[in-house]
Molecule: transfer RNA
Organism: Candidatus Pacearchaeota archaeon
RNA sequence: GACCCUGUAGCUCAGCUUGGAUAGAGCGAAGGACUUCUAAUCCUUAGGUCGCAGGUUCAAAUCCUGUCAGGGUCA
Repeated sequence: GACCCUGUAGCUCAGCUUGGAUAGAGCGAAGGACUUCUAAUCCUUAGGUCGCAGGUUCAAAUCCUGUCAGGGUCA
């Protein structure tokens, strides 16, 4: 230098292929129930600029372009 993969909640990830429902799960956090207390179990709640910017579209996590970070292959 060329190409490929990854980036979504505090953590691990799904969703992207084929654009459309209020953006989800597990763990974790907070509150509550239960319990003499703790743990376990159950209920509820909060938490997101979908790496960033721009474009296309009635509508973008998803498509296009640029860019940043991490990893890989080749030179």